[in-house]
Context: one part of a larger RNA
RNA sequence: GGAUUAACGCUGGCGGUGUGUAUAAUACAUGCAAGUCGAGCGAGUCUUCGGACUAGCGGCGGACGAGCGAGUAACACGUUGGAACCUACCUCGAACUCAGGGAUAACACCUAGAAAUAGGUGCUAAUACCGGAUAGUCCCGAAAGGGUAAAGAUUUAUCGGUUCGAGAGGGGCCUGCGGCCUAUCAGCUUGUUGGUGAGGUAAUGGCUCACCAAGGCUAUGACGGGUAGCUGAUCUGAGAGGAUGAUCAGCCGCGAUGGGACUGAGACACGGCCCAUACUCCUACGGGAGGCAGCAGUAAGGAAUCUUCCACAAUGGACGAAAGUCUGAUGGAGCAACACCGCGUGGUCGAUGAAGCCUUUAGGGGUGUAAAGACCUUUUCUGAGAGAAGAAUUAUGACGGUAUCUUAGGAAUAAGCACCGGCUAACUCCGUGCCAGCAGCCGCGGUAAUACGGAGGGUGCAAGCGUUAUCC
Numbered sequence: 001g002g003a004u005u006a007a008c009g010c011u012g013g014c015g016g017u018g019u020g021u022a023u024a025a026u027a028c029a030u031g032c033a034a035g036u037c038g039a040g041c042g043a044g045u046c047u048u049c050g051g052a053c054u055a056g057c058g059g060c061g062g063a064c065g066a067g068c069g070a071g072u073a074a075c076a077c078g079u080u081g082g083a084a085c086c087u088a089c090c091u092c093g094a095a096c097u098c099a100g101g102g103a104u105a106a107c108a109c110c111u112a113g114a115a116a117u118a119g120g121u122g123c124u125a126a127u128a129c130c131g132g133a134u135a136g137u138c139c140c141g142a143a144a145g146g147g148u149a150a151a152g153a154u155u156u157a158u159c160g161g162u163u164c165g166a167g168a169g170g171g172g173c174c175u176g177c178g179g180c181c182u183a184u185c186a187g188c189u190u191g192u193u194g195g196u197g198a199g200g201u202a203a204u205g206g207c208u209c210a211c212c213a214a215g216g217c218u219a220u221g222a223c224g225g226g227u228a229g230c231u232g233a234u235c236u237g238a239g240a241g242g243a244u245g246a247u248c249a250g251c252c253g254c255g256a257u258g259g260g261a262c263u264g265a266g267a268c269a270c271g272g273c274c275c276a277u278a279c280u281c282c283u284a285c286g287g288g289a290g291g292c293a294g295c296a297g298u299a300a301g302g303a304a305u306c307u308u309c310c311a312c313a314a315u316g317g318a319c320g321a322a323a324g325u326c327u328g329a330u331g332g333a334g335c336a337a338c339a340c341c342g343c344g345u346g347g348u349c350g351a352u353g354a355a356g357c358c359u360u361u362a363g364g365g366g367u368g369u370a371a372a373g374a375c376c377u378u379u380u381c382u383g384a385g386a387g388a389a390g391a392a393u394u395a396u397g398a399c400g401g402u403a404u405c406u407u408a409g410g411a412a413u414a415a416g417c418a419c420c421g422g423c424u425a426a427c428u429c430c431g432u433g434c435c436a437g438c439a440g441c442c443g444c445g446g447u448a449a450u451a452c453g454g455a456g457g458g459u460g461c462a463a464g465c466g467u468u469a470u471c472c
Stems, first nucleotide, its partner, number of pairs: 001472004006468005013343006019336002021301001026299003030296003035060003040057002043054004067254003077178003081174002085171003090167008098132001100130002107122006138147003152159002180226003187217003192214008229251004233244004256277005279290004307333001309332003315329001316327004346376004356367004381409006390399001416461005421442003427456005437444002
């Protein structure tokens, strides 16, 4: 000098664009953040008989989106190559979609319970469930042969269903190379290293197991300890390099702590389930409920970090044939000079160089064209009027009567902060008297202090200016 998610002190006019708990992955009141489909099903309620709404069964989605960085030194990440895999929805191609069955929730009645909820009896439907038929380009098998499927709805034109093949996008796995500190950590390892066989998985594999062999890693740093999410990037620097990993984007990990599986195409699942633990809450003491590292918000910690706002109008997502519903994603508004950028706080003229203040060698000098005054302008500001684009598409705009435009008014509404001994741009007077104090370094102050405090003047930056902290 540059930079910062900054904070503190003094000060503060406006706009645009960004950013905003770095600390306690501490605890959380309250509201909302994931629903949707009646064109799968029976039933119920209301009805203007057109229909509307609803709990339940059923389907799809709650594995995305959103948050956070605790853990992780690892194939976690970045990049390269690979083979033994899976893939709902979507696209393309081929074939099929037959005839049946038994239940169960809802509902009704009864029972237990404070509640959460649970149990019994009876009734009923389905795109829920089950067996049968059919069967090839599917699977097993050397072959013969064996095995496996489907569901209907409706406005009659569609939407579906099953199987197989391919694609796209997504994911799982392996691998070469790359990127922290520490030797005051030198030896580490028994599923350990490899083989055979088996099990398991979507799939390879000590992934697991039995048996066999005794291997495997290590001074090119194993093992241990510390620290840490990684990257694109960001800051700095002429570069090489050094430092960082906020916002934005990609990947990973996590969801009170620890463990577990279920469902499913996909999870070992933030707003699902079970168990344990700690904590909080309810309780009729028998038993129950909960998880903001979603958006707001609260408390606490801290030098320190915002509104319990508006809207689904746009973009995107879920569901639906659609209308549409939902969406704290997102789009916006609010707060904060927190950062960057832009604008303004007036312009021209104006000397008897007014007054005041400071200084003086008492003549004068400085503040200073500065003020006053005259003329002008209206960016801003205030009042009034008009008023968007963003909508693709007939409709539909939260933002918003916002941006912007027109017009009227009047210099009107708007300047501070630090410094002035040298480094380092900028000097005098008074007060103080090694005191009070200053200070980044050198150093100032003990009676003439350009270094302390005040004043006048000056210098530098400017809606900011200084200080502190950190990096280059």
Molecule: small-subunit ribosomal RNA, 5' domain
Organism: bacterium